[in-house]
C1' cells in the first nucleotide's frame, strides 16, 4: 500500500467481494510441557443440599460441665456494636442516573482523631427462670421470681433551641463574636492496681475542631424517530403552612395565569453510566465480559420500623404469583452469595482446601467469625515460552506417484554411525511468600504517693492453605510428544487417476455436458504449527455519510419562480470594553490501564516504580482579527432629475381577411377524399360562382439569431390605469447589504364547480377503409372540451437538465436599447476561442475557471415515486414518503465493429437491353419420403441434390439372411514339429472348407508349411465439437497490418479520411505522418505476329517420277522442334497541376491483346476419422476374418439437375465436302469375305506426326413429305437376335422386325450468357470385361443479337450518420394472461401486550382526628404519656368502563420478486418501419391508441 468484478475492448461513476486486526466465543480435525489470566453473552428463568454475619462473661442475672470446692470452662436469654460494609446481578432508567466544573452562608455523618468540661443522685420495671395451659406445627397464653452498661425521674452545664441588645464583616440572602430570658445530659459501669477512698486503663455525657461517608443544588456532555408538533392543573409564579438533617409545589390551603417547544418540548423504541477495551495514520468508528469508581435492583408491587446511617439480597408487615409442609383448623420459604441441580441455549467450570498472607466485624485481650481473600481442580478459552533432536550419511536404496520409458521425484530424508538431554522418567536435596499481635526479657518517656497499666525501642518465642510446590543436584533413554488447511484468479502452492451440467464445490468472478491444475482421491508441493480451518460479531480497507475528506450540465443529485420571517454573513476610519481569540500561573484531571523510561520473576506473558495525562475551573496580561460600545464616511444599496425603447400587466372600445351556417341569383353532374379506395355530400340542384347577412374565434405580412418579463408567458388597432429595467446627470440618506429553514404569492396545457358561449378545430364515440387480427396510424363525421366570468387545481423534459449574490481572469466578432464632437463608452443579447477545468462530451466574463457567503438536495440497480399514517382537494389527485424481499450489477461519455424499411459515392450478367433455357410432357439421373430382412453410408440455403461414385449383375461392398474360423485373411516376435508347398485330380457340400490320390521345384538350418502358447492383430465402429493433412465459401472482392513517429488519460486514432484517377490500397495531388509486410499488377504456361534454328514418320514451290509427295530431290512454305523479338500509353492532337482520360497515326496485335494457373488477414466449431494420417472411447470365439445367396437398381408421392421433342430456319433418301484433340499391345485393328444389322470370319499394319479406331456432324446440291399428333415424336411393349462375361432372373447394352404412349412450346416463379461469347453441330478421352454416358472432362466447325443507362433487385466495397445490438437485426426487448413458489399491503374480525385516563372496592402502614377499653416509673392528683380501639385523607393490588398506541392471526382479495424453451401480439432501440419522451384527460385483451399543451436526450 491495495485487489476482484458492469464492456468486444476503454475512461468515469457506483455498489458487491477479498487481504489486516480483534474477541467472555461456538463448531471440525488434531493434542507433549509450563507459567500468566479468563470461563452462563441465552431463562432477572425455577431451585434440592450443604455453607455466605456474626462476636463481647472485662455489661447483667441464670442455668450446667469439669475437678483441684473455688477455680477454669460453655451458653439459651437480657444488654452492647455489627448486621446500611464485603459479596451477586443489570431488570428497571435518556434521568442531575452518569461523567466532569463548581456551590451549599441550606445540611448530617456511628466507630476513629485533635481540644475542653463532667461522669452527682434516685426509681420502678422485664426476659432467662419455675408452675399451669393452647396447638400437629409454626408459635403461643396466664400466674409468679429477678439482673444490668437495658428503662425512667432530678441536679448541674460553655453548647443548641428560644427572648433582647450591641459591634465586625457581606453585593445579597446572611455570618461571625459579645450580652441576656427560658428549657436542654450520662453508666455511683467493667477490669486492673493500691490500699482506704486513691491511681491506670477501656467505657459514657456534653461540646469543639478534624477526619470519612452521605444529602441537596447548578454549568457543560451524554441513543434513535418529526410517518411523535404541540404539551403542562401541583402544572408555572407568589403568600401562609406542614415537613425534613437540610432547600424546594416535596406536601396542603387561598390567589395570579402562567410554565416549556423548531437551539425539537411532549411521545415512542432502545439503553445502566463512566475509567477504558478494540479497531484505525489521524479525525473517529464500534463495544462497556474481566478489574476500578457511581447508580440501579434482590420472587412481583406497596409500606414504614429500628438506626449515626436503609425504605434494608440471607430483617419485618400487607397484596399477587409459584413451591413445600399439614392432624384442613392453620403454616413456611425466596441462590441476581459459593459450590450445586433442572431447564433454555452453539456455549461456560468443583456441592474442593485455608483463614497461613491481605482486609472486614466483634472483643481489653487471646481470640472467634469471614465461600471476601489467598490458594487448588476442571477447560488450548486467550496470551506467553519451551519442545518432539543435533551432526555425518549416496547405491542417489525399498516402496509411492510420474514419465517423452532414458529417467524424474519424494530425498539426506530413511537406514546406518557418532553425540545430545531440554521436556520425560527416577531418586536425593529444597525456598522466599512470617510481619504482626499477645506473651518473655531489657530499656525508655509522661503520670501518679506508689503499683499496676499506658506508649516507644530492643532482642527471644509462635504460625504455612498452597506444597514437599517454585528451585538446585544426579542418574537413564533419541527413547514417549505432529498436526491442520490450502495449491484456477484475487493469493504462496500441480500432475496423475476417476466422475462426466451427474455427484459436487463456491468469499467474489465462477468450475464440472469425457482429455476438469477449480469436483473425489492419490502423489507433490505451499502456509501456519500444539495447533490450524470454519461460522458469528466488530473496526479497516470504504474518500462508501466526506471537519480532517465527496458532490449535484449528461452518471443518484439546483425547490418551477419570486417575495420574506428566524437564522447564518456582511464594506471604509477612529476611539473604548475584553465576549470569543492568544498567552503566563495555580487547581482538578482516583487507581489500574495505554504510552515512554527503569527495575523484579533464567527470558517472555506478568508483576512493581516513576513520568506522562488534548478537558473543566479559577486567576494575571496582550489587543491584531470577529462580535460588542460610541462617533463619523461614500466606494455597497436605496432616493431625486433628464430624455429615449419595449407583444410587460389589467380594463374599456373598434376593425379587415378568412372558415362556418342562412337567403337570393347564375349553372349544371358531379363534389369530396386518398398510396389506391370507400364512408360522406348532391338533380328536394351539391362543389364551383356573385350579392347580401348572421356568428364564434384568432390577429397573415411587418417577424428577426429581435424586444419585455422573476418564472409561467406575452403580438391587430386606439384609450385609461399601472409595473419594472437599461443610459445620462451626481442632487440627498449614509451600510439602510446578500441568502433565506419554516410561511407567503405568482404559477403552461389538461382537468373540476357555477353561469354563458360554440364559427372553426377536435379525446371520446360512429362509419369507411388497411390488416392475420387493427379497440391504431389514413379517411368521413362527430361530443366534451378550446372562448368569457368567477372560484377551485398547484403540476410539466415548469430546461440552459446549470439555486442565489458579489469579487477576479486573453481576445476576436454579430444584435438590440442608451451616452457622447470624436477615439470610444455603459446594459442587455447571440456565435467562435486563450488559460483554466471535466470521465468524456463540452464549458469558456452570460463559465461548467479562480476565490467568498447563505439555501436546497444526493449516498447501488429493483420493489417504489409504491404501502402506511398525517396534511391539502369538490373529484382527478398533490404534497410528504418507507420496508420485507430480490439482485452483481444498474449507470455516463466516448472507441472499434456489426446492423437500420438512414444518407452520398462506386462496382459486378446485380438490374435494365437481348438471345437461349428451366418450370408443363416422356425418359434417364441424384435426393427427400414411404417400403424391406437389408434397401450401407456421408453430403443439407447460397456453399447438399448428373455429388464422393472417372462407371454396385459376382466382386466392388461398408447393408441383410445363411454356413463357417478364433494369435485370426493382414505384421513381428517366442518354443516346438515336418520334409515338403505352389499346382493338377477325386469325393462330399451352395460355398467357404473337408477327406483322399498325385506332384515334386527350390532349400540346409533358413526360408517354407504345420501344431502350441501369449504378447498382440483386425475395426468403412464413435467422436471432423478432441486433430493433422485437404477442400467449398465469402471473392480474384480490394483489402489486411506493422515499425518508428505524432494525437489522445485510455479503447484507439493518424498511416489507410481530402480533391481526382484506375480493374485494382492503382497512380496522382495534397497531407503529422515517414516508411515497409500480405494481397492487386508483373513475373509462368497456352494462343495470336515475326525471326533464328531443327528436317523425319510432317511438308512440296522448283526439277524428276507415280494412279498417290508414291519415290528422287528439297528447307523455300505449311506444320513441327526450342531459343529469341514485339505492345511501352512508346509517339501525334486535345482535356488536365498531375496521375490519367478521349481520339488519332503506325502495327497481327492497343491500352491488364484473349484465355488458364495464381485465391490477402480471415469467416462459417463450413465439410471430411467413409482417401489418408492420428488422441480419446468402444469391440476381442466378434462391432474383428472367410463364404453362398440377397440388398444398394424396391415406389401413391415430392425437388433437383439433365438428354429427347413437340416440328417446314424441320422430317426422310440420295450424292458431295471441311477440323482439331485424343487413345491403343490381356491393346487398336486395315483390307477382303458373311449377316439387313448388332456383329462374325480374317490378321496385313501399328509401343504410333509412320498403322489403326476414323465415318466428322451440322454444312452445300438434289429429291420428296405440306401443317396433320402427322413419313413430327420416339416412350411402352411383343418377337428374334448380337456381344461382354464363371455367371446378363432379381439387374447390362447393342441389333433387327413390329407397336406407336404424352407431348401442338409450358401458370407463379425462375436460371444462364457481353464475342469467337450465347446458341447449335459433331469428335475424342477418363472409368471400363461389359455397361445404365443423356453424366464428366477435354477438342474443334457453324456463329449471332443486345448494354440507354443504374431508379429499383441482389451481392460488395469506401465515407458519413443513429444504436438500448457485441452470439453483433435469425440482435435487443415489453406488457397482459396461464402455472409454481416467496415475502408484503388491505380485510368481516378474532386474540394478546404496553401507558394513561374515569368511576367502584380498597389491604398494611405513616399522618390527622377522636378515645365509653387497659395502664408499673412522671405528676401540681386534674392528668400527661403509653398500648388498643374507632373513624378519615392518600394509596398497592382488584373489579369496570370507552378510547389511545402496538404486535399476533384471518376467509378473501392487491399489486411486486423469483422461476424451464408456455400463450397473445411486437411498445421501445435504427427515421425501429405513425421520431421519442414529459405533464394531463378520454379510452383499450395487452404492451399501448389518441387529444390538449410542452421538451430534444
Nucleotide at each position: 500500500a491495495g485487489a476482484g468484478u458492469u464492456u468486444g475492448a476503454u475512461c468515469c461513476u457506483g455498489g458487491c467481494u477479498c487481504a489486516g486486526g480483534a474477541u467472555g466465543a461456538a463448531c471440525g480435525c488434531u493434542g507433549g510441557a509450563u507459567g500468566u489470566g479468563u470461563g452462563c453473552c441465552u431463562a432477572a428463568u425455577a431451585c434440592a443440599u450443604g455453607c455466605a454475619u456474626g462476636u463481647c462473661g472485662u455489661g447483667c442475672g441464670a442455668a450446667g460441665u469439669a475437678c483441684u470446692u473455688g477455680u477454669a470452662c460453655u451458653u439459651a436469654g437480657c444488654g452492647g456494636c455489627g448486621a446500611a460494609u464485603g459479596g451477586g446481578u443489570g431488570a428497571g432508567u435518556a434521568a442531575c442516573a452518569c461523567g466532569u466544573g463548581c456551590c451549599u452562608a441550606a445540611u448530617c455523618u456511628a466507630c476513629c482523631u485533635u481540644u475542653u468540661a463532667g461522669u452527682u443522685u434516685g426509681g420502678g420495671a422485664u426476659a432467662a427462670c419455675u408452675g399451669u395451659u393452647a396447638g400437629a406445627a409454626a408459635u403461643g397464653a396466664c400466674a409468679g421470681c429477678u439482673a444490668a452498661u437495658a428503662c425512667c425521674g432530678a441536679a448541674u452545664a460553655u453548647u443548641c433551641u428560644u427572648u433582647u441588645g450591641a459591634u465586625a464583616c457581606a453585593u445579597a440572602a446572611g455570618u461571625a463574636u459579645c450580652u441576656u430570658u427560658a428549657g436542654u445530659a450520662a453508666a455511683a459501669g467493667a477490669a486492673g492496681c493500691g490500699c482506704u477512698u486513691g491511681c491506670u486503663u477501656c467505657g459514657c455525657u456534653a461540646a469543639u475542631a478534624g477526619a470519612u461517608g452521605a444529602g441537596g443544588g447548578u454549568g457543560c456532555g451524554u441513543c434513535a424517530u418529526a410517518u411523535u408538533a404541540g404539551u403542562u392543573a401541583g402544572u408555572u409564579g407568589g403568600u401562609a403552612g406542614u415537613g425534613u438533617a437540610a432547600u424546594a409545589g416535596a406536601c396542603u390551603a387561598c390567589c395570579a395565569a402562567g410554565a416549556c417547544g423548531a437551539u425539537g418540548a411532549u411521545a415512542u423504541g432502545u439503553a445502566g453510566c463512566g475509567g477504558g477495551g478494540u479497531u484505525g495514520a489521524g479525525a473517529a468508528g464500534c463495544c462497556g465480559a474481566a478489574c476500578c469508581g457511581c447508580c440501579a435492583c434482590a420472587c412481583u408491587g406497596g409500606g414504614a420500623c429500628u438506626g449515626a446511617g436503609a425504605u434494608a439480597c440471607g430483617g419485618c408487615c400487607c397484596a399477587g404469583a409459584c413451591u413445600c409442609c399439614u392432624a384442613c383448623g392453620g403454616g413456611a420459604g425466596g441462590c441476581a452469595g459459593c459450590a450445586g441441580u433442572a431447564g433454555g441455549g452453539a456455549a461456560u467450570a468443583u456441592u474442593c482446601c485455608a483463614c497461613a498472607a491481605u482486609g472486614a466485624g466483634c472483643g481489653a485481650a487471646a481470640g472467634c467469625u469471614u465461600g471476601a481473600u489467598g490458594g487448588a481442580g476442571c477447560a488450548a478459552c486467550a496470551c506467553a515460552u519451551c519442545g518432539u533432536g543435533c551432526a555425518g550419511g549416496a547405491u542417489g536404496a525399498c516402496g509411492g506417484c510420474c514419465u517423452u520409458c532414458g529417467g524424474g521425484u519424494u530425498g539426506u530424508a530413511a537406514a546406518c554411525u557418532g553425540c545430545u538431554g531440554u521436556u520425560a522418567u527416577a531418586a536425593g536435596g529444597g525456598a522466599a511468600g512470617a510481619a504482626c499481635a499477645a506473651c518473655c526479657u531489657a530499656g525508655g518517656u509522661a503520670g501518679g504517693a506508689a503499683a499496676u497499666g499506658a506508649c516507644c525501642u530492643a532482642g527471644g518465642c509462635c504460625u504455612g492453605a498452597c506444597g514437599g510446590u517454585a528451585c538446585c543436584u544426579u542418574a537413564u533413554c533419541a527413547g514417549a510428544a505432529a498436526g491442520c488447511a490450502c495449491c484456477g484468479g484475487c493469493a504462496a502452492a500441480c500432475u496423475a487417476u476417476g466422475u462426466g451440467c451427474c455427484a459436487g464445490c463456491a468469499g467474489c468472478c465462477g468450475c464440472g455436458g469425457u482429455a476438469a491444475u477449480a469436483c473425489a482421491u492419490a502423489g507433490g508441493g505451499u502456509g501456519c504449527a500444539a495447533g490450524c480451518g470454519u461460522u458469528a460479531u466488530c473496526c479497516g480497507g470504504a474518500a462508501u455519510u466526506a471537519u480532517u475528506g465527496g458532490g449535484c450540465g449528461u452518471a443518484a443529485a439546483g425547490c418551477g419562480u419570486c417575495c420574506g420571517u428566524a437564522g447564518g454573513u456582511g464594506g471604509u476610519u477612529u476611539a473604548g470594553a475584553a465576549a470569543g481569540u492568544c498567552u503566563g500561573a495555580a487547581g482538578u484531571u482516583a487507581a489500574a490501564g495505554c504510552c515512554u523510561g527503569g527495575g523484579g520473576c533464567u527470558c517472555a506473558a506478568c508483576c512493581c516504580c516513576a513520568g506522562c495525562c488534548c478537558g473543566c475551573u479559577u486567576u494575571g496580561g496582550a489587543a491584531a482579527c470577529u462580535a460588542c460600545u460610541a462617533a463619523a464616511c461614500u466606494a455597497g444599496a436605496g432616493u431625486c432629475g433628464u430624455g429615449a425603447a419595449g407583444a410587460g400587466g389589467u380594463a374599456a372600445a373598434u376593425g379587415g381577411a378568412a372558415c362556418u351556417c342562412c337567403a337570393u341569383g347564375u349553372g349544371a353532374a358531379g363534389c369530396g377524399g386518398u398510396g389506391g379506395a370507400a364512408u360522406g355530400c348532391g338533380u328536394a340542384g351539391a362543389u364551383a360562382u356573385a350579392u347580401g347577412g348572421a356568428a364564434g374565434a384568432a390577429c397573415a405580412c411587418c417577424a428577426a439569431u429581435g424586444g419585455c418579463g422573476a418564472a409561467g408567458g406575452c403580438a391587430a388597432u386606439u384609450u385609461a390605469c399601472u409595473g419594472g429595467g437599461a443610459a445620462c446627470g451626481u442632487a440627498c440618506u449614509g451600510a439602510c447589504a446578500c441568502u433565506g429553514a419554516g410561511g407567503g404569492a405568482c404559477g403552461a396545457a389538461a382537468g373540476c364547480g357555477u353561469g354563458g358561449g360554440g364559427a372553426g378545430c377536435a379525446a371520446a364515440c360512429a362509419g369507411g377503409a388497411u390488416u392475420a387480427g387493427a379497440u391504431a396510424c389514413c379517411c368521413u363525421g362527430g361530443u366534451a372540451g378550446u372562448c368569457c366570468a368567477c372560484g377551485c387545481c398547484g403540476u410539466a423534459a415548469a430546461c440552459g437538465u446549470u439555486g442565489a449574490u458579489c469579487a477576479u481572469u486573453a481576445g476576436c466578432u454579430g444584435g438590440u436599447g442608451g451616452a457622447a464632437g470624436a477615439a470610444u463608452u455603459c446594459a442587455c443579447u447571440g456565435g467562435c476561442g486563450c488559460a483554466g477545468c471535466u470521465a468524456a462530451c463540452g464549458c469558456g466574463u452570460u463559465a461548467a475557471a479562480u476565490g467568498a457567503u447563505c439555501c436546497g438536495c444526493c449516498u447501488g440497480a429493483g420493489u417504489a415515486g409504491u404501502a402506511u399514517g398525517c396534511u391539502c382537494g369538490c373529484a382527478a389527485g398533490a404534497g410528504u414518503g418507507a420496508a420485507a424481499c430480490u439482485u452483481a450489477a444498474a449507470g455516463g461519455a466516448a472507441u472499434u465493429g456489426a446492423c437500420g424499411g438512414g444518407g452520398a459515392c462506386c462496382c459486378g450478367c446485380a438490374c435494365a437491353a437481348g438471345c437461349g433455357g428451366u418450370g408443363g410432357a416422356g425418359c434417364a439421373u441424384g435426393u427427400g419420403g414411404u417400403u424391406u430382412a437389408a434397401u450401407u453410408u456421408g453430403a443439407a440455403g447460397a456453399u447438399a441434390c448428373g455429388c464422393g461414385g472417372a462407371g454396385a449383375a459376382c466382386c466392388u461392398u461398408a447393408c441383410c439372411c445363411u454356413c463357417u474360423c478364433u494369435u485370426g485373411a493382414c505384421a513381428u516376435c517366442u518354443u516346438c514339429c515336418g520334409c515338403a508347398a505352389a499346382g493338377g485330380u477325386u469325393u462330399g457340400g451352395a460355398g467357404a472348407c473337408a477327406a483322399g490320390c498325385u506332384g515334386g521345384a527350390g532349400g540346409u538350418u533358413a526360408a517354407c508349411g504345420g501344431a502350441a502358447u501369449g504378447a498382440c492383430a483386425g475395426a468403412u465402429g464413435g467422436u471432423g465439437c478432441a486433430u493433422g493433412g485437404u477442400u467449398g465459401u465469402c471473392g480474384u472482392c480490394a483489402g489486411c497490418u506493422c515499425g518508428u513517429g505524432u494525437c489522445g488519460u485510455g479503447a484507439g486514432a493518424u498511416g489507410u479520411a481530402c480533391g481526382g484517377u484506375u480493374a485494382a490500397g492503382u497512380c496522382c495531388c495534397a497531407u503529422a505522418a515517414c516508411g515497409a509486410g500480405c494481397g492487386c499488377a508483373a513475373c509462368c504456361c497456352c494462343u495470336u505476329u515475326c525471326u533464328u534454328u531443327u528436317g523425319u514418320u510432317g511438308c512440296u514451290a522448283a526439277c524428276a517420277u507415280u494412279a498417290a509427295g508414291u519415290u528422287g530431290a528439297g528447307g523455300a512454305c505449311u506444320c513441327u522442334u526450342a531459343a529469341g523479338a514485339u505492345a511501352c500509353u512508346g509517339c501525334c492532337c486535345g482535356a488536365g497541376c498531375a496521375a490519367u482520360c478521349g481520339g488519332g497515326a503506325g502495327g497481327a496485335a492497343g491500352g491488364u491483346g484473349g484465355g488458364g494457373a495464381c485465391g490477402a488477414c480471415g469467416u462459417c466449431a463450413a465439410a471430411u476419422c467413409a482417401u489418408c494420417a492420428u488422441g480419446c472411447c468402444u469391440c476381442u470365439u466378434a462391432c474383428g476374418a472367410g463364404a453362398g445367396g440377397g440388398g444398394c437398381u424396391a415406389c401413391a408421392c415430392a425437388c433437383g439437375u439433365g438428354c429427347u421433342a413437340c416440328a417446314a430456319u424441320g422430317g426422310u433418301u440420295g450424292a458431295u465436302a471441311c477440323a482439331g484433340a485424343g487413345u491403343g499391345a490381356a491393346g487398336c485393328a486395315a483390307a477382303c469375305c458373311a449377316g439387313c444389322g448388332a456383329u462374325g470370319g480374317g490378321g496385313a499394319g501399328c509401343a504410333a506426326a509412320c498403322c489403326a479406331c476414323a465415318a466428322a456432324a451440322a454444312a452445300u446440291c438434289a429429291a420428296u413429305c405440306u401443317c396433320a399428333g402427322u413419313u413430327c415424336g420416339g416412350a411402352u411393349u411383343g418377337a428374334a437376335g448380337u456381344c461382354u462375361g464363371c455367371a446378363a432372373c432379381u439387374c447390362g447394352a447393342c441389333u433387327u422386325c413390329a407397336u406407336g404412349a404424352a407431348g401442338u412450346u409450358g401458370g407463379a416463379a425462375u436460371c444462364g450468357c457481353u464475342a469467337g461469347u450465347a446458341a447449335u453441330c459433331g469428335u475424342a478421352g477418363g472409368u471400363c470385361a461389359g455397361c445404365u454416358a443423356c453424366a464428366c472432362u477435354a477438342c474443334g466447325g457453324u456463329g449471332a443479337a443486345u448494354a440507354c443507362g443504374u431508379u429499383c433487385u441482389c451481392g460488395g466495397g469506401u465515407c458519413u450518420u443513429g444504436u438500448a445490438c457485441a452470439c453483433a437485426c435469425c440482435g435487443c426487448c415489453c406488457g397482459u394472461c396461464a402455472c409454481a413458489c416467496c415475502a408484503c399491503g388491505g380485510g368481516a374480525g378474532a386474540u394478546g401486550g404496553u401507558a394513561a385516563c374515569a368511576c367502584c372496592c380498597a389491604a398494611a402502614g405513616u399522618c390527622g382526628u377522636a378515645u365509653a377499653g387497659g395502664u408499673a416509673a412522671c405528676u401540681u392528683c386534674g392528668g400527661a404519656g403509653c398500648c388498643g380501639u374507632a373513624c378519615g385523607c392518600c394509596u398497592a393490588a382488584g373489579g369496570u368502563g370507552g378510547g389511545a398506541c402496538u404486535g399476533u392471526u384471518g376467509a378473501c382479495u392487491g399489486g411486486g420478486g423469483u422461476g424451464a424453451a408456455g400463450u397473445c401480439g411486437u411498445a421501445a432501440c435504427a427515421a425501429g418501419g405513425u421520431a421519442u419522451c414529459c405533464c394531463u384527460a378520454c379510452g383499450a385483451g395487452a404492451a399501448c391508441g389518441u387529444g390538449g399543451g410542452g421538451a430534444u436526450g
Molecule: small-subunit ribosomal RNA
Organism: marine metagenome